[in-house]
Context: one part of a larger RNA
Molecule: small-subunit ribosomal RNA, 5' domain
Organism: uncultured rumen bacterium
RNA sequence: GAUUGAACGCUGGCGCCAUUGCAAUAUACACAUGCAAGUCGAGCGGCAGCGCGGGCUUCGGCCUGGCGGCGAGCGGCGAACGGGUGAGUAAUACAUCGGAACGUGCCCAGGUGUGGGGGAUAGCUCGGCGAAAGCCGAAUUAAUACCGCAUACGAUCUCCGGAUGAAAGUGGGGGACCGCAAGGCCUCACGCACUUGGAGCGGCCGAUGGCAGAUUAGGUUGUUGGUGGGGUAAAGGCCUACCAAGCCUGCGAUCUGUAGCUGGUCUGAGAGGAUGAUCAGCCACACUGGGACUGAGACACGGCCCAGACUCCUACGGGAGGCAGCAGUGGGGAUUUUUGGACAAUGGGCGCAAGCCUGAUCCAGCCAUUCCGCGUGCAGGACGAAGGCCCCCGGGUUGUAAACUGCUUUUGUACAGAACGAAAAGGCUUCGGCUAAUACCUGAAGCUCAUGACGGUACUGUAAGAAUAAGCACCGGCUAACUACGUGCCAGCAGCCGCGGUAAUACGUAGGGUGCGAGCGUUAAUC
Numbered sequence: 001g002a003u004u005g006a007a008c009g010c011u012g013g014c015g016c017c018a019u020u021g022c023a024a025u026a027u028a029c030a031c032a033u034g035c036a037a038g039u040c041g042a043g044c045g046g047c048a049g050c051g052c053g054g055g056c057u058u059c060g061g062c063c064u065g066g067c068g069g070c071g072a073g074c075g076g077c078g079a080a081c082g083g084g085u086g087a088g089u090a091a092u093a094c095a096u097c098g099g100a101a102c103g104u105g106c107c108c109a110g111g112u113g114u115g116g117g118g119g120a121u122a123g124c125u126c127g128g129c130g131a132a133a134g135c136c137g138a139a140u141u142a143a144u145a146c147c148g149c150a151u152a153c154g155a156u157c158u159c160c161g162g163a164u165g166a167a168a169g170u171g172g173g174g175g176a177c178c179g180c181a182a183g184g185c186c187u188c189a190c191g192c193a194c195u196u197g198g199a200g201c202g203g204c205c206g207a208u209g210g211c212a213g214a215u216u217a218g219g220u221u222g223u224u225g226g227u228g229g230g231g232u233a234a235a236g237g238c239c240u241a242c243c244a245a246g247c248c249u250g251c252g253a254u255c256u257g258u259a260g261c262u263g264g265u266c267u268g269a270g271a272g273g274a275u276g277a278u279c280a281g282c283c284a285c286a287c288u289g290g291g292a293c294u295g296a297g298a299c300a301c302g303g304c305c306c307a308g309a310c311u312c313c314u315a316c317g318g319g320a321g322g323c324a325g326c327a328g329u330g331g332g333g334a335u336u337u338u339u340g341g342a343c344a345a346u347g348g349g350c351g352c353a354a355g356c357c358u359g360a361u362c363c364a365g366c367c368a369u370u371c372c373g374c375g376u377g378c379a380g381g382a383c384g385a386a387g388g389c390c391c392c393c394g395g396g397u398u399g400u401a402a403a404c405u406g407c408u409u410u411u412g413u414a415c416a417g418a419a420c421g422a423a424a425a426g427g428c429u430u431c432g433g434c435u436a437a438u439a440c441c442u443g444a445a446g447c448u449c450a451u452g453a454c455g456g457u458a459c460u461g462u463a464a465g466a467a468u469a470a471g472c473a474c475c476g477g478c479u480a481a482c483u484a485c486g487u488g489c490c491a492g493c494a495g496c497c498g499c500g501g502u503a504a505u506a507c508g509u510a511g512g513g514u515g516c517g518a519g520c521g522u523u524a525a526u527c
Stems, first nucleotide, its partner, number of pairs: 001527004006523005013374003018369001029330003033327003038077003043074002046070002050068003053064004084285003094209006102202003107198008115149001117147002125138005155164003169190006177184002211257003218248003223245008260282004264275004287308005310321004338364001340363003346360001347358004377407004387398004413463005421454001426448008471516005476497003482511005492499002
């Protein structure tokens, strides 16, 4: 000199952008309360509550899934994403470059099917236990839930003869034909089963690279390799039986300490050094330790089981919990914000869609915490007021500074106007596709119409009026800027040299000056 997620002291007008529990303990500490993952009635039986319709009525009400819709339940998909934190980890991590023995829900392209049956079970009802959490029994019912049979283009296994293994429907529309009706049937859309390829994603292996300590020199027995077997989606001591005795190491093994890694960031002319907040990629973790289940995917933050510590409820028999999600509280600390608004946009989950959910996100609030911009007026105005300070008492200085005159109105105040962010979606028409069909559905174009948290927004106009707005540090040298008084090795200053013991430009105050300026200094830290 540059820099910072900074803190402290004094001071403080506005706006934009961005950041904000980092540091020694208690920091991965403990957490009250609310919210942060749901959705689908176009899978299902149904109908608790609300509204409508219908029926009955003693006008109190009752009945009725018929309709809009829908609590609880079965079922599907999601919940493995998104969000947080950095404890652990020195290599099962990360970065870069390669590799072969793999998996893959949703998505894209293609192929083949979607036939015929069955038995249950929640819910509901009835009964019972319990303080509660919750649980038990009986009867009964549905499905895109579950299980067989048939079929098998692919697929898997194979001794190459063969063997094994699948499915589910729902909704829209409709001309002929069948049917008492429901409907069959046709067609379209969304699905379902098996399978091939792809995309993206993920699992695995190798090489190279980046910390410290030798006051850590030997380490290792599933250890190193082979064979048989097992296991996995998959290679492999991954596991196991047997056999061999290997393997790593002074180019630092092992042990110990410290630490998430990277793109980057800061500094520097560079080489380097330091660092890893915000943003992005990867990894690890979710009260502590262990385990598996489900699933395409987890050994799963807001899932399950066991053990432990802690907290809470209890009728003492037994139960419940996990903010390193967003806010917020206590604690500790030099220190770090609101128990805010909205799903309008972007993105995500579910759904045919309308839509619902979304503390992701977008916004607002707090803090001069950072960067940047603007303002606190402008012009004129005396051989120069008053006051202050100094003085050789002549004067000098504050100082064009003020007063005074003229002008302007950024900002602020008041009033008025007023965006972009919104186009998808929906409705109508036309053309095309599909089709038996001018129906339904769908692609494109045109027209039309709705949707804004921010928002009393940005921005613009009008009005009055200098009106609403300057401090902080320093002045011995380094280092820009000096005098007076007080003090008298005292009180004090100090980054280094050093000042102060009666004329202190170095302490304190005042006047003056210098530097920066809504900041200025100090402290801490890096180059």